[in-house]
RNA sequence: GGAGUGGACCAGGCGACCGCGGCGGCGUUGCCGUCGAGGAAAGUCCGGGCACCGCAGGGCCGGGUGGUGGCUAACGGCCACCGGCCGCAAGGCCAGGGAAAGUGCAACAGAGAGCAGACCGCCGAUGGCCGCGUUCGCGCGUGCACAGGCAAGGGUGAAACGGUGAGGUAAGAGCUCACCGCCGGGCUGGUGACAGUCCGGGCACGGUAAACCCCACCCGGUGAAAGGCCGAAUAGGGAGGGAGGCGGGAAACCGCCACGGCGUGGCCCGCGCCGGUUGGACCUCCGGGUAGGCUGCUCGAGGCGGCCGGCGACGGUCGUCCCAGAUGAAUGGUCGCCGGGCGGAAGGACGGGGUUCGCCCCGGAAGCCGCCUGACAGAACCCGGCUUACAGGUCCGCUCCGACC
RNA sequence: CCUCCCGUAGCUCAGUGGCAGAGCGGCGGUCUUAUAAGCCGAUGGUCGCGGGUUCGAUUCCCGCCGAGAGGA
Numbered sequence: 001g002g003a004g005u006g007g008a009c010c011a012g013g014c015g016a017c018c019g020c021g022g023c024g025g026c027g028u029u030g031c032c033g034u035c036g037a038g039g040a041a042a043g044u045c046c047g048g049g050c051a052c053c054g055c056a057g058g059g060c061c062g063g064g065u066g067g068u069g070g071c072u073a074a075c076g077g078c079c080a081c082c083g084g085c086c087g088c089a090a091g092g093c094c095a096g097g098g099a100a101a102g103u104g105c106a107a108c109a110g111a112g113a114g115c116a117g118a119c120c121g122c123c124g125a126u127g128g129c130c131g132c133g134u135u136c137g138c139g140c141g142u143g144c145a146c147a148g149g150c151a152a153g154g155g156u157g158a159a160a161c162g163g164u165g166a167g168g169u170a171a172g173a174g175c176u177c178a179c180c181g182c183c184g185g186g187c188u189g190g191u192g193a194c195a196g197u198c199c200g201g202g203c204a205c206g207g208u209a210a211a212c213c214c215c216a217c218c219c220g221g222u223g224a225a226a227g228g229c230c231g232a233a234u235a236g237g238g239a240g241g242g243a244g245g246c247g248g249g250a251a252a253c254c255g256c257c258a259c260g261g262c263g264u265g266g267c268c269c270g271c272g273c274c275g276g277u278u279g280g281a282c283c284u285c286c287g288g289g290u291a292g293g294c295u296g297c298u299c300g301a302g303g304c305g306g307c308c309g310g311c312g313a314c315g316g317u318c319g320u321c322c323c324a325g326a327u328g329a330a331u332g333g334u335c336g337c338c339g340g341g342c343g344g345a346a347g348g349a350c351g352g353g354g355u356u357c358g359c360c361c362c363g364g365a366a367g368c369c370g371c372c373u374g375a376c377a378g379a380a381c382c383c384g385g386c387u388u389a390c391a392g393g394u395c396c397g398c399u400c401c402g403a404c405c
Numbered sequence: 406c407c408u409c410c411c412g413u414a415g416c417u418c419a420g421u422g423g424c425a426g427a428g429c430g431g432c433g434g435u436c437u438u439a440u441a442a443g444c445c446g447a448u449g450g451u452c453g454c455g456g457g458u459u460c461g462a463u464u465c466c467c468g469c470c471g472a473g474a475g476g477a
Base pairs, nucleotide, nucleotide: 001401002400003399004398005397006396007395008394009393010392012338013337014336015335016334017333018332020036021035022034023033024032025031026030038376042387043386045385046384047383048382049381050223051222052221053220062219063218064217065216066215067081068080069079070078071077082096083094084093085092086091097214098213102212103211104208105207119154120153121150122149123148126147127146128144129143130141131140132139133138162180163179164178165177166176167175181203182201183200184199185198186197187196188195189194227295228294229293230292237286238285239284240283241282244257245256246255247254248253259275260274261273262272263271264270302321303320304319305318306317307316308315309314339373340372341371342370343369344368350363351362352361353360354359406476407475408474409473411471412470415429416428417427418426423460432446433445434444435443453469454468455467456466457465
């Protein structure tokens, strides 16, 4: 210098003017003071607090998680470690329990796809055939490839019933041996996942559980529209008050008068309608609940700093700080200065290289001019995570390659 | 604020581990004087996107994106 990899962080600052919301104060149509978005406030994917639902203990169904040890209020999060895969490396990724409990699946190709199989191939020791010889008992053969044997090699496939080498054999084969792998057991180290090592076994036990399933562990449900308080108008519920006599009739009921309410009307009479002890209209009281309002509401597993413990996640302790609470929903706009970024040209301190010594090439600070100050996005009960989005920029660790010293 | 469903050809939808299909539409041909209907043929797909599991993914799992529905 180039390429890469892991992590941490910023998201402009100050001032003036205008404007918005909460709270407090005052001399209250207002004024003053003070505070006023994020790293993700987002997606709502996990977990918890809080609140209510028969105090919810157990079981069924259902859902989730899945190496080990730890952290934590809890988690599917985080830390450390183990194992596997990828990368030269730094480092990255992994739903990473169980396939010798059972069930299922594997298209196409292929001989054969689950306790399989023989297409090409190899052999043909043994038996058979053929030929030759024969002492007729049989023997021999670069013979055939009929029975049969084999699974080494070829071929199919994602996958073909351990791999490599040697021995062995008619040819072969864990048939035998060595090493590797696998299985079982022991020992050593480690809390453990696991690692190392020794002995035994000739190899059985292929893949798939983000297929059903089995095992272990976890999960009660509903969410701020939870929940609590206040509470009209109208309607409905409950309790109480509330106005009768006569006549007819067996009764139901009818008639008359009186009374009450409503309507008409300025008021009274009158007129019309309605009503009556099985209790109406009306009046009083009570409780529930609706609209609406208040609350829940923001001080909290809180922020920052120091020290201590721990490899770390994290925990402990001391000091310090108060940091949005809106409800159609505030947190904004303009300008100036500083800071930052990008671009540009006349030129350019300085550094490196070349040189025909004229100069040429490369890099390039300060200063000047112009432009921009832009991203993703915006609280809505709170908190811990995860995931996703993000202009521009800063810092740190590490790896590999090249050159020079 | 909470919950649920959907995304496959131009449109409407099937397919739910094994070479992605149907109807309509569009295109070409045939028939007709011509059009429509009819008949024949071919075409047309990042299965919304990215990653994972698997020999193999439209299908199973995870994360996004888009569109829609329900609850006061």
Two RNAs folded together computationally: RNase P RNA and transfer RNA, 477 nucleotides in total. Model confidence (mean pLDDT): 77 of 100. Rfam match: Bacterial RNase P class A. The family's RNA type in Rfam is ribozyme.